[in-house]
Source information: SAM riboswitch aptamer (S box leader) from Chitinophaga pinensis, 104 nucleotides, folded computationally. Of the family's consensus pairs, 94% are formed in the model. Rfam family: SAM riboswitch aptamer (S box leader). Rfam links the family to the GO term regulation of gene expression. Rfam's curators write: The SAM riboswitch is found upstream of a number of genes which code for proteins involved in methionine or cysteine biosynthesis in Gram-positive bacteria.
RNA sequence: AACUUAUGAAGAAAGGUGGAGGGAUAGGCCCUGCGAAACCUUGGCAACCUACCUCCCAUGGAAAAGGUGCCAAAUCCAAUCAGCUUCGGCUGAAAAGAUAAGUU
Numbered sequence: 001a002a003c004u005u006a007u008g009a010a011g012a013a014a015g016g017u018g019g020a021g022g023g024a025u026a027g028g029c030c031c032u033g034c035g036a037a038a039c040c041u042u043g044g045c046a047a048c049c050u051a052c053c054u055c056c057c058a059u060g061g062a063a064a065a066g067g068u069g070c071c072a073a074a075u076c077c078a079a080u081c082a083g084c085u086u087c088g089g090c091u092g093a094a095a096a097g098a099u100a101a102g103u104u
Base pairs, nucleotide, nucleotide: 001104002103003102004101005100006099007098013042014041015040016039017038021031022030023029025079027077028076043071044070045069048067049066052061053060075096080093081092082091083090084089
């Protein structure tokens, strides 16, 4: 990097350095000098892997030492298709992207 599977309306920020961008995307709408990105420290959330109990397995349970991940807004909303519509939108399914585990 590609592929497969699973998940996503829940949850969780302070300090330091830094100094203008950030929210994947040429849209929308937001965040940001009351300090963006990035890096560092500490803390936290969650429970995919892992370890423990149950168990043939699966499921389930409780834990948080370890491997990841995450800590504005539903994956911020939309995008393509279908249905409904009071024509403002609403609902569902995809696509895309994200994370984990596995495979090549």

Lineage of the source: Bacteria > Pseudomonadati > Chitinophagia > Chitinophagaceae > Chitinophaga. The coordinates come from a structure-prediction model, not an experiment, and the mean pLDDT is 83. The sequence was found by an Rfam model in a public genome assembly.